The RNA shown here (Lysine riboswitch aptamer) has 174 nucleotides and comes from uncultured Eubacterium sp. The prediction has a mean pLDDT of 78. Its Rfam family is "Lysine riboswitch aptamer". From the family's description: Riboswitches are metabolite binding domains within certain messenger RNAs that serve as precision sensors for their corresponding targets. RNAcentral holds the sequence, with entries from MGnify.
RNA sequence: GUAGAGGCGCGGACGCGAUAAGUAUCCAGUGUGAUGCCGCUGUGGCAGAUGAAGACUGGAGAAAGGUAAAUCCGCCGAAGUGGGCAAGUACACAGAUCCUUGUCUGCUGGUUCUGGGGAGAAAAUCUUUAGGACUGUCAUCAACGGGAAAAAGCACCCAACGAUGGAGAGCUAC
Repeated sequence: GUAGAGGCGCGGACGCGAUAAGUAUCCAGUGUGAUGCCGCUGUGGCAGAUGAAGACUGGAGAAAGGUAAAUCCGCCGAAGUGGGCAAGUACACAGAUCCUUGUCUGCUGGUUCUGGGGAGAAAAUCUUUAGGACUGUCAUCAACGGGAAAAAGCACCCAACGAUGGAGAGCUAC
């Protein structure tokens, strides 16, 4: 450098369906009586005694994000996450923040369960942390058994099962 392996393997697309939710919102009525809205802050606007917000009754009634299965695509630092830097998006303007993309750097082999934290409407799902289980890989120790050789012994090669330890910048083959 090329090609591969680990398995409920990783990520993306799709998103009928379910959930979100009888929620937000709108209309009418009752009573009440001064604030409410433009995601946060400031500025600036809009609505309001011709009745704000909130409550009750009746009627109508969503969507976004996320998501099980199946299918398709790209793959095995697949990918995820913390931090720094740069750019962009949303809001009437500005600032901050969230989010998206790129890059540098730290951590994590993978799956799963339980507890705590965070996101989320959520016993879905994602993420982080601590502990446990399973699993692959390499190193070391030991080795049932086998191979080669062979008169025997020693030595050599492979190696089920077992123990300990490490990390993907790893492992195997060329």